[in-house]
Small-subunit ribosomal RNA, central domain from an uncultured bacterium, 351 nucleotides, folded computationally. The prediction has a mean pLDDT of 85. The full RNA is in RNAcentral, with records from ENA.
Context: one part of a larger RNA
């Protein structure tokens, strides 16, 4: 340059905006481009090639045509791409009304349970395990009743649901706010997709500064087990777990499946709009329609499992990513981090 791949064999960035670059809806109309067709003028000569001639034939020379695939002049042509420009609505976005929602963020209430603390009532155990034992109790535990007082989660509902771009998001109630879906005889007029770098949020842990500490509970002690037990099981228990603020930037960040847009049998379930029908409404009912979100499967795909309008099927556009296992996601170096580390990222040797 052409070619092959990315669910599970190596490979889709963790997840979104967005910069540059790539692709880019209908219908004119001007210019340009490059194709094509004629046409200008050129393309020295000699050389190859063809046709004739000339040396007794040949090599060899002569004279003629061809060729010289190119470059360039005008002219036509149809479609396409670029630029310019006029218009248009189906892509994209506005507006208006409408609807579900654990979407986000801050305030404040609340009940259950759990622990402490005081106080009653009791009076020998409680706890805990396979089975003990540490441990806790007469300085009165466990149990029960009351009152405070404190933290963290928030039963039923509750669901194959619901929202968010992803991590994620669940007691009640107010305030701030994002974003989606129906509708619409409204508006704009290709504004569009994708996106290298870039930037932003990004579970758990884990770091730095005050708070907080009820229950959990790495470390750590102490009981058992056991050849041993740095463990599995028990009794404690510190960091953490929880705010705020501020860093890390990494998960089997997963549908192990990039993003947008098109088109390709069905049936069933649900969640949410909107219309129809019935009806006085509520409800119902729909083989209407629209978005979501699952289960089954027809073609096809696919090495199978499977997948199958939520595609891994049929195509288009953009990005990232693979290239025999170790060595290794390492080492140097860059470069971010307060550190832990992270991004990037080899090679020798060796199978």
């Nucleotide at each position: 340059u052409u070619g092959g791949g990315c669910u599970u064999a190596a490979a889709g960035c963790g997840u979104a905006c967005g910069u540059a670059g790539g692709c880019g809806g209908g219908c004119g109309c001007g210019c340009a481009g490059g194709c094509a067709c004629c046409u200008u003028g050129u393309g020295a000569a000699a050389u190859c090639c063809c046709u004739c001639g000339g040396c007794u034939c040949a090599a060899c020379c002569g004279a003629g045509g061809a060729a010289u695939u190119g470059c360039u002049u005008g002219g036509u042509g149809a479609a396409c791409c670029g630029c310019g420009u006029g218009c248009c609505u189906u892509g994209a976005g506005a507006c208006a009304a409408g609807u579900a929602g654990g979407g986000g963020c801050u305030g404040u209430c609340g009940g259950a349970a759990c622990g402490a603390u005081a106080g009653g009532u009791g009076g020998a155990g409680c706890g805990g395990u396979g089975a003990a034992a540490u441990g806790c109790g007469u300085u009165g535990a466990u149990a029960u009743c009351u009152a405070u007082c404190g933290g963290a989660a928030c039963g039923c509902c509750g669901a194959a649901g619901g929202a968010g771009a992803a991590a994620u998001c669940a007691g009640g109630c107010a305030g701030c706010u994002g974003g989606g879906c129906u509708u619409g005889u409204u508006c704009u007029g290709a504004c569009g997709c994708u996106g290298a770098g870039g930037u932003a949020c990004g579970a758990a842990a884990g770091c730095g500064u005050g708070g907080g500490g009820a229950g959990c509970g790495a470390a750590c002690g102490g009981g058992a087990u056991u050849a041993g037990a740095u463990a599995c099981c028990c009794c404690g228990g510190u960091a953490g777990u929880c705010c705020a603020c501020g860093c890390c930037g990494u998960a089997a960040a997963c549908g192990a499946u990039g993003u947008g847009c098109a088109c390709u049998a069905g049936a069933u379930c649900g969640a949410g709009g909107g219309g129809a029908c019935u009806c006085u409404g509520a409800c119902g009912u729909c083989g209407c329609u629209c978005u979501c979100g699952g289960u089954c499967g027809a073609a096809g795909c696919a090495a199978a499992a499977g997948u199958g309008u939520u595609a891994a099927g049929u195509g288009c556009a953009c990005c990232g990513c693979c290239u025999g296992g170790g060595g290794a996601g390492u080492a140097c170096g860059g470069u971010c981090g307060c550190a832990a580390g992270g991004c990037u990222a080899a090679a020798a040797c060796u199978c």